RNA sequence: CGGGUCGGUCAGGCCAUCGCGGCACGUAAGUGUCGAGGAAAGUCCGGGCUCCGCAGGGCAGGAUGGUGGGUAACGCCCACUCGGGGCAACCCGCAGGCCAGUGCCACAGAAAACAGACCGCCCGUUGCUGCACUGCAGCGCGGGUAAGGGUGAAACGGUGGGGUAAGAGCCCACCAGCGCCUCAGGUGACUGAGGCGGCUAGGCAAACCCCAUCCGGAGCAAGGUCGAGCAGGAUACGCCCGAGGGCUGCCCGCCCGAGUAUCCGGGUUGACCGCUUGAGGUCCGCGGCAACGCGGCACCCAGAUGGAUGAUGGUCCACGACAGAACCCGGCUUACCGACCGGCCCGUCCC
Numbered sequence: 001c002g003g004g005u006c007g008g009u010c011a012g013g014c015c016a017u018c019g020c021g022g023c024a025c026g027u028a029a030g031u032g033u034c035g036a037g038g039a040a041a042g043u044c045c046g047g048g049c050u051c052c053g054c055a056g057g058g059c060a061g062g063a064u065g066g067u068g069g070g071u072a073a074c075g076c077c078c079a080c081u082c083g084g085g086g087c088a089a090c091c092c093g094c095a096g097g098c099c100a101g102u103g104c105c106a107c108a109g110a111a112a113a114c115a116g117a118c119c120g121c122c123c124g125u126u127g128c129u130g131c132a133c134u135g136c137a138g139c140g141c142g143g144g145u146a147a148g149g150g151u152g153a154a155a156c157g158g159u160g161g162g163g164u165a166a167g168a169g170c171c172c173a174c175c176a177g178c179g180c181c182u183c184a185g186g187u188g189a190c191u192g193a194g195g196c197g198g199c200u201a202g203g204c205a206a207a208c209c210c211c212a213u214c215c216g217g218a219g220c221a222a223g224g225u226c227g228a229g230c231a232g233g234a235u236a237c238g239c240c241c242g243a244g245g246g247c248u249g250c251c252c253g254c255c256c257g258a259g260u261a262u263c264c265g266g267g268u269u270g271a272c273c274g275c276u277u278g279a280g281g282u283c284c285g286c287g288g289c290a291a292c293g294c295g296g297c298a299c300c301c302a303g304a305u306g307g308a309u310g311a312u313g314g315u316c317c318a319c320g321a322c323a324g325a326a327c328c329c330g331g332c333u334u335a336c337c338g339a340c341c342g343g344c345c346c347g348u349c350c351c
Base pairs, nucleotide, nucleotide: 001347002346003345004344005343006342007341008340009339010338012316013315014314015313016312017311018310020035021034022033023032024031025030037322041333042332044331045330046329047328048327049219050218051217052216056252057251058250059249061215062214063213064212065211066080067079068078069077070076081095082093083092084091085090096210097209101208102207103204104203105202118149119148120145121144122143123142124141125140127139128138129137130136131135157175158174159173160172161171162170176200178197179196180195181194182193183192184191185190223273224272225271226270232264233263234262235261236260237259244256245255246254247253280299283296284295285294286293287292317320
C1' cells in the first nucleotide's frame, strides 16, 4: 500500500428571535432550569410493580437442552469443549437420548432395515435341444452366493491375504468405528496414551416420545382515591331435596351459599395518585481471561393525558439516514445517509 475480519463512537454544528411541555421561585408580568433514541420500533423472550388466586393429591400443557460462569431473571451475555467452513484473523451450530417403545425414509432400485437375488458367479439336474457319446454347450428347474455390475442422499465396515464349488469376519494382519477397563490432564464438557472384547452397529427426535431443569392467571384501560349522575323492566333457575359460585387448563376432593344467570333499558366520558430516584448512569480504583462484581467521588438526565420537544433568520460543512417516549428495566430482532477510530489476519514492496 492492497485485500479481509472483528469491535467501538457519532447521527448535522453554532448564534439570534418567537413558541410548546414539566419543575422551582414570584400576587402577577416574568425569571431560572430540564426536555427523545440507538434503535424510543416489532411486542419475540426475561423480570420489577399491581390486582386476583393459592389445604392436599393426580393428569394434562408450555419452555429450555454441550460444560463452567455472569445476572433480579432469561430463550440473553462471557469463557471453554465438540462438530462444520476458511490459508489465516475469524465465522456458523434448534449441540441431551433412535442397543425404552412406536413411526417415517420421496424418486430410482430386485431390495430402504429382524434386509434383499435384477444382472452376474458357482453347484446339482432323472427335463428339453444341439454336437455326437457316457462327455460338452445352451435353455429350463432346484439350490448356494452380498465378492463384482447397476439404482440411490443412504445398500448392513475398508484394504490385503488365507479359504471356498463360488463366496462370505468364515479365519488372519493392519486401519476405521463401537463398548468396557486402566493411567494421565482438566472444576467440568472433554482430551491424550495403553489394554481387552465381539468382529460391525444406516438416517430422522425441527416425528411421536423418553430424560433433566424451569413455569399460577391477567396486565398501568393493572390498581387505588375523590366527585358528579341514573329508572327500572322481562325471562329462567333456586332458597338446605339447594340455583349459582370458588380452588384461573381439567379431574378427584374440599369450601361458600340466598339469591343468581341472560337480555332490554338508564347514567357517566371529570380530577388526582400510580408516574418516574432506578437491578440509574458518568469518572476513578480494585478483583476477574471475559461477561460482570465490589468500593469511592460528585450527579438528577422527558413524564404528557387532545397528549410538549417546533418555526423563522443568519452562518459553516462532508448537505444530514432510519425513525419519535406513554408504567419501568435487562435482552433479542428488524430499519438506517454516511463519517471516524482501534485490534488482528493474509499478500506485496522498502529499510
The RNA shown here (Bacterial RNase P class A) has 351 nucleotides and comes from Nesterenkonia sphaerica. Of the family's consensus pairs, 94% are formed in the model. The coordinates come from a structure-prediction model, not an experiment, and the mean pLDDT is 76. It was read from a public genome assembly, where an Rfam model found it. Lineage of the source: Bacteria > Bacillati > Actinomycetota > Micrococcaceae > Nesterenkonia.